[in-house]
Context: one part of a larger RNA
RNA sequence: CGUAGGAGAAUUGAGAGGAGCUGUCCUUAGUACGAGAGGACCGGGAUGGACGCACCUCUGGUGUUCCGGUUGUCGCGCCAGCGGCACUGCCGGGUAGCUACGUGCGGACGGGAUAACCGCUGAAAGCAUCUAAGUGGGAAGCCCCCCUCAAGAUCAGUUCUCCCCGAAGGGCCCAGGAAGACUACCUGGUUGAUAGGCAGGGGGUGUAGGCGCUGCAAGGCGCGAGCCGACCUGUACUAAUUGCCCGUUUGA
Numbered sequence: 001c002g003u004a005g006g007a008g009a010a011u012u013g014a015g016a017g018g019a020g021c022u023g024u025c026c027u028u029a030g031u032a033c034g035a036g037a038g039g040a041c042c043g044g045g046a047u048g049g050a051c052g053c054a055c056c057u058c059u060g061g062u063g064u065u066c067c068g069g070u071u072g073u074c075g076c077g078c079c080a081g082c083g084g085c086a087c088u089g090c091c092g093g094g095u096a097g098c099u100a101c102g103u104g105c106g107g108a109c110g111g112g113a114u115a116a117c118c119g120c121u122g123a124a125a126g127c128a129u130c131u132a133a134g135u136g137g138g139a140a141g142c143c144c145c146c147c148u149c150a151a152g153a154u155c156a157g158u159u160c161u162c163c164c165c166g167a168a169g170g171g172c173c174c175a176g177g178a179a180g181a182c183u184a185c186c187u188g189g190u191u192g193a194u195a196g197g198c199a200g201g202g203g204g205u206g207u208a209g210g211c212g213c214u215g216c217a218a219g220g221c222g223c224g225a226g227c228c229g230a231c232c233u234g235u236a237c238u239a240a241u242u243g244c245c246c247g248u249u250u251g252a
Stems, first nucleotide, its partner, number of pairs: 001152001005163007015149004021049007033038001051106005059100004066093005071086006110144003117137004164251001169246004173189005194239003197235005203228003211222004
């Protein structure tokens, strides 16, 4: 820009893409078959490998925004207690998120048309012949079935609702987001839980500081203490102010 008014939703599926793998064991059955050795088709069940998709309950990883330990040095006048720097100084743990080594699921089932091949009926050619007319079966392959995208499918589809006295609706702007390079997308904007704060909970560290007691002292005890990012819920305390713009008037 188009889709012959505009708008908000919900859709159909032309077409395109993805997927498509396979082992072993048990059973049928030591049956059929075979002198024996050996040893099935068909059918049923279980469990793996590789691959793929999703997810974070579990097991782990990471987690320089959380907690703790500790070395050297400098600073806060000193002690105590803290802070800076040293790769996050080094080290022990670790929530959310993101993850695999973790977890769940998938290939299927079924239908249609076929290949090689196997048939039925059957002439040409009184026989025979699956083929010439006609007709059936038959593959991990083909077309559907499963998953994803999809009406610029210009053959531009369909359905519902709304609007035309600047409307319906959309945007700017702002608070944000498991969304994201920007944009877009999604949620919210006081008729409000969108973010922060606060409260409670979860969760992580592992018994803070001060004081008391004890020990010559390092230290120990009083205590699951103190601190605490992202998680969950609640709560208008703070910030989403006020506004402006686009979009028309019944539609070749």
A computed fold for a 252-nucleotide part of an RNA from a Pseudomonadota bacterium, annotated as large-subunit ribosomal RNA, domain VI.
Lineage of the source: Bacteria > Pseudomonadati > Pseudomonadota.
The prediction has a mean pLDDT of 90.